[in-house]
RNA sequence: AACUUGAGAGUUUGAUCCUGGCUCAGAGCGAACGCUGGCGGCAGGCCUAACACAUGCAAGUCGAGCGCCCAGCAAUGGGAGCGGCAGACGGGUGAGUAACGCGUGGGGAUGUGCCCAAUGGUGCGGAAUAACCCAGGGAAACUUGGAUUAAUACCGCAUGUGCCCUUCGGGGGAAAGAUUUAUCGCCAUUGGAUCAACCCGCGUCUGAUUAGCUAGUUGGUGAGGUAAAGGCUCACCAAGGCGACGAUCAGUAGCUGGUCUGAGAGGAUGAUCAGCCACACUGGGACUGAGACACGGCCCAGACUCCUACGGGAGGCAGCAGUGGGGAAUAUUGGACAAUGGGCGCAAGCCUGAUCCAGCCAUGCCGCGUGAGUGAUGAAGGCCUUAGGGUUGUAAAGCUCUUUCGCCGGUGAAGAUAAUGACGGUAACCGGAGAAGAAGCCCCGGCUAACUUCGUGCCAGCAGCCGCGGUAAUACGAAGGGGGCAAGCGUUGCUCGGAAUCACUGGGCGUAAAGCGCACGUAGGCGGAUCGUUAAGUCAGGGGUGAAAGCCUGGAGCUCAACUCCAGAACUGCCCUUGAUACUGGCGAUCUUGAGUUCGAGAGAGGUUGGUGGAACUCCGAGUGUAGAGGUGAAAUUCGUAGAUAUUCGGAAGAACACCAGUGGCGAAGGCGGCCAACUGGCUCGAUACUGACGCUGAGGUGCGAAAGCGUGGGGAGCAAACAGGAUUAGAUACCCUGGUAGUCCACGCCGUAAACGAUGGAUGCUAGCCGUUGGGGAGCUUGCUCUUCAGUGGCGCAGCUAACGCCUUAAGCAUCCCGCCUGGGGAGUACGGUCGCAAGAUUAAAACUCAAAGGAAUUGACGGGGGCCCGCACAAGCGGUGGAGCAUGUGGUUUAAUUCGAAGCAACGCGCAGAACCUUACCAGCCUUUGACAUGGCAGGACGACUUCCGGAGACGGAUUUCUUCCAGCAAUGGACCUGCACACAGGUGCUGCAUGGCUGUCGUCAGCUCGUGUCGUGAGAUGUUGGGUUAAGUCCCGCAACGAGCGCAACCCUCGCCUUUAGUUGCCAUCAUUCAGUUGGGCACUCUAAAGGGACUGCCGGUGAUAAGCCGCGAGGAAGGUGGGGAUGACGUCAAGUCCUCAUGGCCCUUACGGGCUGGGCUACACACGUGCUACAAUGGCGGUGACAAUGGGAUGCGAGCCUGCGAGGGUGAGCAAAUCUCCAAAAGCCGUCUCAGUUCGGAUUGCACUCUGCAACUCGAGUGCAUGAAGUUGGAAUCGCUAGUAAUCGUGGAUCAGCAUGCCACGGUGAAUACGUUCCCGGGCCUUGUACACACCGCCCGUCACACCAUGGGAGUUGGCUUUACCCGAAGGCGUUGCGCUAACCGCAAGGAGGCAGGCGACCACGGUAGGGUCAGUGACUGGGGUGAAGUCGUAACAAGGUAGCCGUAGGGGAACCUGCGGCUGGAUCACCUCCUUU
Repeated sequence: AACUUGAGAGUUUGAUCCUGGCUCAGAGCGAACGCUGGCGGCAGGCCUAACACAUGCAAGUCGAGCGCCCAGCAAUGGGAGCGGCAGACGGGUGAGUAACGCGUGGGGAUGUGCCCAAUGGUGCGGAAUAACCCAGGGAAACUUGGAUUAAUACCGCAUGUGCCCUUCGGGGGAAAGAUUUAUCGCCAUUGGAUCAACCCGCGUCUGAUUAGCUAGUUGGUGAGGUAAAGGCUCACCAAGGCGACGAUCAGUAGCUGGUCUGAGAGGAUGAUCAGCCACACUGGGACUGAGACACGGCCCAGACUCCUACGGGAGGCAGCAGUGGGGAAUAUUGGACAAUGGGCGCAAGCCUGAUCCAGCCAUGCCGCGUGAGUGAUGAAGGCCUUAGGGUUGUAAAGCUCUUUCGCCGGUGAAGAUAAUGACGGUAACCGGAGAAGAAGCCCCGGCUAACUUCGUGCCAGCAGCCGCGGUAAUACGAAGGGGGCAAGCGUUGCUCGGAAUCACUGGGCGUAAAGCGCACGUAGGCGGAUCGUUAAGUCAGGGGUGAAAGCCUGGAGCUCAACUCCAGAACUGCCCUUGAUACUGGCGAUCUUGAGUUCGAGAGAGGUUGGUGGAACUCCGAGUGUAGAGGUGAAAUUCGUAGAUAUUCGGAAGAACACCAGUGGCGAAGGCGGCCAACUGGCUCGAUACUGACGCUGAGGUGCGAAAGCGUGGGGAGCAAACAGGAUUAGAUACCCUGGUAGUCCACGCCGUAAACGAUGGAUGCUAGCCGUUGGGGAGCUUGCUCUUCAGUGGCGCAGCUAACGCCUUAAGCAUCCCGCCUGGGGAGUACGGUCGCAAGAUUAAAACUCAAAGGAAUUGACGGGGGCCCGCACAAGCGGUGGAGCAUGUGGUUUAAUUCGAAGCAACGCGCAGAACCUUACCAGCCUUUGACAUGGCAGGACGACUUCCGGAGACGGAUUUCUUCCAGCAAUGGACCUGCACACAGGUGCUGCAUGGCUGUCGUCAGCUCGUGUCGUGAGAUGUUGGGUUAAGUCCCGCAACGAGCGCAACCCUCGCCUUUAGUUGCCAUCAUUCAGUUGGGCACUCUAAAGGGACUGCCGGUGAUAAGCCGCGAGGAAGGUGGGGAUGACGUCAAGUCCUCAUGGCCCUUACGGGCUGGGCUACACACGUGCUACAAUGGCGGUGACAAUGGGAUGCGAGCCUGCGAGGGUGAGCAAAUCUCCAAAAGCCGUCUCAGUUCGGAUUGCACUCUGCAACUCGAGUGCAUGAAGUUGGAAUCGCUAGUAAUCGUGGAUCAGCAUGCCACGGUGAAUACGUUCCCGGGCCUUGUACACACCGCCCGUCACACCAUGGGAGUUGGCUUUACCCGAAGGCGUUGCGCUAACCGCAAGGAGGCAGGCGACCACGGUAGGGUCAGUGACUGGGGUGAAGUCGUAACAAGGUAGCCGUAGGGGAACCUGCGGCUGGAUCACCUCCUUU
């Protein structure tokens, strides 16, 4: 001094909390595999085939027990044999074994060679036998006969203290010698030590889909047997023994000290080291011996292998090496007995694959090295880049040093006591050379430390989980860079941990998985108060044991460490003993509060049986009566003139009991409802006395148990599965209708299940209240009220609990006791097996496989064929259209060389296009061009340019040619613009991607919404504010309120129109004064107008209403205008991957003599057809003719163009004026007057012919217009659908942009100028609140089942194959035992005959292997078959989620392609509306 002790993360959702699984980070390994590999120390190394083994070795030794043989002169050495000891140790392996096998602690009825101690003894004889020799047999192994011989081999006698047996008289029984001595041996006995055997308590895996097992079985008596107790064996007797505290059976397994992990408790494991056990080719058996039923002994049987002369023999590596095989996988046929130990021997010594060493292997642990210092032009190269740079990186090179390890040379141990060293010339030390010989592996999306580029393009691939990859991949592959570990690094497998995810420490069960449907009760568990006793549990002290090693602590030794050594602590356990006695238990006694009994009252749909009553339905009879009735969303099937329905009377039958009736009552639950009677169970209240813990729970067990269903017999009115018909429908095996059978009812017997629910087991105690209600009791008085107390039954609610919802004295709170149940989803409450049932089926109850979730509560949205409130030309009320015709225009389709491209419901389609003959133009054909039509840079040359003509050509272009002109700065050189030529960087692309983007735009929607800060509430997502009561066009405003404020939107500010004022009057105007054809001119600026600045309108005033507010109402006042005065501009947060790469910009990709550029011609203008948007019409509200009525906005120089002339006209000619309040386009048209008179017309104008005009380089494809002629369809438009609420619709004309020319389109302008709105039920869209949800890509959502296809595992299955086990019988090797002993026979007895004894042999029971027949059980396989699971785009429907369009679900029964439908009973885990009761607040 013996300790230090507990981490989480990812993944279900749009988000949240919870439940819950899956996965990861840690440590470890006898490991294996991949890549790589310098050294040393210490360890470790067939986990699989207890598979088979070639070869060598692994157990011998003793001549001081004995005889013989060989070699040698001898000394001596060697050999086989007899004999002794050893061979039962050491070494290997883990097959078997669930057992007294092991662990731990005890016990008595035992043996024990060698060893120690002690006592006593060691006398006398005898007969054989191997070797050797002779003779045989055999291939061999080996073996037979004869003769000779020794001993510490064998036998007898004697002695025998002690020893053993005994019937207590007695009987039995030993020895060995060797040697010169010393000494070593031998025998008997006693004791010890050691080792071994036996017995017992406790502990020691899984399965009950194994519940009963057992005849030597359990015990006794006697005998036998053993070293010894014992059914160990046998005879007899008895009928026991074991078992839910799990027997038997099945499966698996050597056990332990320990090892790994863990904070611990535990969990997993049993390599190496150590203890025990078992085994030795498989099975059986004994012999010898102190010890074995014996790994390297024997016998037998079996399988296998080998030898063989075919007659017979031999063998057993789970000893050390080694071989084959198996396997992902595990080493040398090494050295030495030097050390430690073992055997034998007196000893020398011999033997020893035990052991000590070495070899191989990164298999592990530990240590060391691969260099150190300096070194910035931050070298080169690589990679990235915004092209500036950054990074690799002090890294390298260079310079200066060092030498561990390794290499070379030398010295050289300890391990050994006197000698002996395999290791080994090893460890260590010294010297030398030289940075020299020595770095890899994995990872870099998150978890998890570490990021970029390129390639690839849902491919290739990655992946532990979540998940990456479909053209900008930090996730694939490569590179650069980075991170981690390091002679290793990763992967795979396995164990523990994290996992409180089996919860003893340390979980749960209302809704997540989970309370048995309910009770009675056995075993068991638990149990009131007091006293005494005991001391089993419990606690304390002491003793024994808990092997060593290991772990831990303190030291020590190898240079350190690993490793090793010493000492300690610990070993949480078991046993013995002494004590304590609070608690628990046992025993005894007492008590009354738990429980029960007694007496008196009480309430009740509690149960059973028998009677009885009225209403209603149906049927039957009769009467009245006539054409319908019935039924539905609407119908039909059906009934009825043979008289229905309706109505009246009478009768019959069955079933059910209106009102009362109530979150009222009773019952354990299921359940129970007219009235009366009988029998009967339980409960409550009050009171007295009694018993004296008699109690609670309850595994198994037993009983009860809705509906449906089953059996037998009745009954049958109504209702009603199945069934039939009618409807509905795409279909309708349904919902609806008409019928209708089982059944529903009764009796008896089964079934045993339900959402059998309060989804809440039972019992007891404790913990705020308030308000109802049922049944009793008590008190008070005012006699119908108040207070109080028990027992029920409800609502709200504090503390507390809960994931939340919620529960809250009727707990889901705080505690105790007992029982039941749960452990991810699916497969599945299924299969197999068992039990029950007549059957249906019930109950008990898995696995393979598959997924990363499944689930609960709550939140925000979205949605609903949910609810409430509100708005909008949304409907309604109106007016006019579209859809029919012809034409115009856009689109689709078709066609084409091309008919360029885009836009696609609303929100594409007179859209991009505010104007395609060429151009545009992007398309097609043909011809041409390549630094380019355009930009910047280099070099060379030059001006460039304008104009003319000719040739070729379709033109672009090519060739030739005339004339004119000669840029700027600078003195010049030269420079800058510009052009041409050349080469290269590059230009260019209306090529792709709007799903890579910017910008712009559409849409919801000018809808009233969308948010934030702080605070508060909630674990949280979130809520509150923003909801509520009013009000508004409005989240507009007011009031209230745990909110108070604020922002983006609304409104206002801006423009315009409407009134007025002021200022200013030219090109405008003209009242007054002149003047004229004419505001033409003078004059004037009052008016109009113009264009600048102001004013004005705010619910301000009045009345009413409302809450006094906000506001609303009023043919109220005033006012030009009245409640936002009209119109415009203005578009919140966001949605649609909305639109646009062809306006523009832009990332990436693609083309580069072409996908770029130029030109000519063609096309975008096609035409069977379909759709959208328009124009013109169909006519009289009109057409035609006539006619000096009245506008406004705009435009104008390549222009508008007056006037005049001309043409029927489009137009032409000429041309004033005007950059415009001056000139001009410019005529306004609807209007008014006349005529036509209902017709395909005097409507309508398409189409076509002829002739022209204009623009333009050019009107063929393909322009517009004019004149004459022609004169189509069309007579108001089906289903459907559009616009519009006032100066609006409708109608009428006018202007402008684009533009050479070309509008029925678009954008503007004014003229004339209506009708209607009761209202919000319905359709559409939208806003707010609320509700349900299985939706969140948000209902265009989600999702179920059959069928078809592919794959996977699995059940059944005629059978079939094999293993294990068992019953009966047969056979019966070796062997010991029993018995016999014909035959043979040395020791002893006997003179002999013979005997005793022995041997071979015979017989018997036992018994291994084997066989026959039959069971049980497990596994493999099996035609066919059943369901299940999985699988981007299959088929049929639409069952569920919203009231899911018939509410859903549970049990049961029937039916149906399928989800499902229907009947009966039940549940709310049903929306909505209404009613009742109760509660809370005011």

Record summary:
A computed fold for a 1482-nucleotide RNA from Azorhizobium caulinodans ORS 571, annotated as small-subunit ribosomal RNA. RNAcentral holds the sequence, with entries from Greengenes. It matches the Rfam family "Bacterial small subunit ribosomal RNA". NCBI's taxonomy places the organism under Bacteria, Pseudomonadati, Xanthobacteraceae, Azorhizobium, Azorhizobium caulinodans.